[in-house]
RNA sequence: CCCGGGGGAGCUCAAUCUGGCAGAGCGAUCGGCUGUAGACCGAUAGGUUGUGAGUUCAAAUCUCACUCCCGGGA
Repeated sequence: CCCGGGGGAGCUCAAUCUGGCAGAGCGAUCGGCUGUAGACCGAUAGGUUGUGAGUUCAAAUCUCACUCCCGGGA
C1' cells in the first nucleotide's frame, strides 16, 4: 500500500441481509427465600449504536469520508 471482517449497556453478543418502539445473557443495585452466605425467584437502573456527513417520512441497519481493532496479501 491492497483485500476481507468487526466497533452497540460494565462484559459477551442478538437486532443489519429484508430500514419501522434498541434487546438477551452475565455483572451491578434493591427485594423475596435462607440462621448467614451461595444457589434459586422477582424487580430496577444502565445506550448520543466508534466520529462526521449524505439518502429517507423514518437509519444500529443503506451510501461516502475518517478513525480504531482483528485476519490475509504484497

RNAcentral holds the sequence, with entries from ENA. This is a predicted structure of a 74-nucleotide RNA (transfer RNA) from a Candidatus Aenigmatarchaeota archaeon. It matches the Rfam family "tRNA". The family's RNA type in Rfam is transfer RNA.